Predicted 3D model of RNase P RNA and transfer RNA as a complex of 467 nucleotides. The prediction has a mean pLDDT of 76. It holds a member of the Rfam family "Bacterial RNase P class A". By type it is a ribozyme.
């Protein structure tokens, strides 16, 4: 130089002008005041994923004496980290790659259950379709081979299939067969290295245990439940409850009843309307007005709402993910929802070009109670180390 | 903002690990003078990628697209 692996990072930059939210301080106006609206000055104002909403937490709130078991969900090789995870680190084991390197839901299938479709002769305590091999019989022949029908051996070889109950080579046999042997595999034991998954070594056993648990299970560890529209706190009406008290819901008495409650019962005493006034007389008024407390709570404020597993430097300790220590330092808080727009000049791409410049273009995407992860989206650069190949010295 | 369900030809809708049913509609053809109806043929699906399975529409991830619920007391 090519082609690549792996870690990290950036996400257009300065400045000017004019708006937007939040906020200091200062100063007017209103107002006892708290405050409220104005001006003016300063500070600050999106992300690496703010996304998905897919795990874990903090926080609130309901439930719950403790504690354990059961359903239900989830997690799943070992060590470690972390509030805590299905996440992060180191490690094993399997696959991939020529390598830097990656990729992995990776407990149990000799507890039990279910399921393996078509195809096959068979598919789950295996199986004789073709083939090989042997006996008989019959036909032929004269003695072997051959074809055919029957009985039986046979998993080496053909054929189904994702998958046919180790595997390749020898002996062996009538053909075969772990039948016997060597190597590999595999299942058991014993030593050694390992914290541990798991690695080596030897030895034994002819091999038993098809696959599927992101089918049901078993085994081990973990999970109380809902979410900030959680929840607390103030609190508007000719809205709406509760209470006392007043308005003839009053006082007696009778009747009923255990006794209240009640009664088209009876007397006394008497309100407001209303029939044009007055007096009589009649008619109507109670799930009602009116007065006072009181507490809840809508509509609309407030807090939750930004000092927290923070962010930065530097160290010390670990291989590391992290943990320890010291010092700085506060860096959106919005609520129909601010974070924008416009000039210059530079940066990057990318199309004319008279090589002076001139158009166009800047990725995915935008907090909403915060924080650790995973996941998908992203133009275009940028830095270290590393591996192969090829050249040159 | 937060929860939760859902997706299968052109609209309905069943299938829940083994060739995706079935009714409407659409084409073509028979019948009919022409038409409806009626009969026969027939085309069109698993929302999209990955993984586990021999095997996936179903079982598990992500992702896209759609619809539903929410305040306080009693």
């Nucleotide at each position: 130089u090519u082609a690549g692996a792996u870690a990290a990072c950036c996400g257009g930059a300065u400045g000017g002008c004019u708006g937007c939210c939040u906020u200091u301080a200062u100063u007017u106006a209103u107002g006892u005041g708290u405050a409220u609206a104005g001006a003016u000055u300063g500070a600050g104002g999106a992300g690496g994923a703010a996304a998905g909403u897919c795990c874990g937490g903090g926080c609130u709130c309901c439930a719950c004496g403790g504690a354990a078991a059961c359903a239900u969900g989830g997690u799943g090789c070992c060590g470690g980290g972390u509030a805590a995870c299905a996440c992060c680190c180191g490690g094993c084991g399997g696959g991939g790659g020529u390598g830097a390197c990656c990729c992995u839901a990776g407990g149990g299938a000799a507890a039990g259950u279910g399921c393996c479709g078509c195809a096959g002769a068979g598919a789950g305590c295996a199986g004789a379709c073709c083939g090989c091999c042997g006996g008989u019989g019959c036909a032929g022949u004269g003695u072997u081979g051959u074809u055919c029908a029957c009985c039986g051996g046979u998993a080496a070889g053909g054929g189904u299939g994702a998958a046919a109950g180790g595997g390749u080579g020898u002996g062996g046999u009538a053909a075969g067969a772990g039948c016997g042997c060597a190597c590999c595999g595999c299942a058991c034991c014993a030593c050694c290295g390992g914290u541990a998954a798991c690695g080596g070594u030897g030895g034994u056993g002819g091999c038993a245990u098809g696959g599927u648990a992101a089918a049901c299970c078993c085994c081990a560890c973990c999970a109380g439940g809902a979410g900030c529209a959680a929840g607390a706190c103030c609190a508007a009406g000719u809205a709406g409850g509760a209470g006392c008290g007043g308005c003839a819901u009053g006082g007696g008495c009778c009747g009923u009843u255990a006794g209240u409650c009640c009664g088209u019962g009876c007397c006394c005493g008497a309100u407001u309307u209303u029939g044009g006034u007055u007096u009589c007389c009649g008619a109507a008024a109670a799930c009602g007005c009116c007065g006072c407390u009181c507490g809840g709570g809508u509509c609309g404020g407030u807090c939750g709402c930004a000092c927290g597993a923070g962010a930065c430097a530097c160290u010390c300790g670990g291989u590391g993910a992290c943990g320890g220590g010291u010092g700085u330092u506060c860096g959106a808080g919005a609520u129909g929802a601010a974070u924008a727009g416009u000039c210059a000049u530079c940066c990057c791409c990318u199309a004319c070009u008279u090589c002076g410049g001139u158009g166009g273009g800047g990725a995915c995407a935008g907090a909403a109670c915060c924080c650790g992860g995973c996941u998908u989206a992203u133009a275009g650069g940028u830095u270290a180390u590393c591996u192969a190949g090829c050249g040159c010295u | 903002g937060g929860c939760c369900c859902g997706g299968u030809g052109g609209g309905a809708g069943a299938g829940a690990g083994g060739c995706u049913a079935u009714c409407c509609a659409g084409a073509g053809g028979a019948u009919u003078g022409c038409a409806a109806a009626u009969c026969c043929u027939u085309g069109c699906a698993c929302a999209g990628c990955g993984g586990u399975u021999c095997g996936a529409a179903u079982c598990c991830g992500c992702u896209c697209c759609g619809g539903g619920c929410c305040u306080c007391c009693a």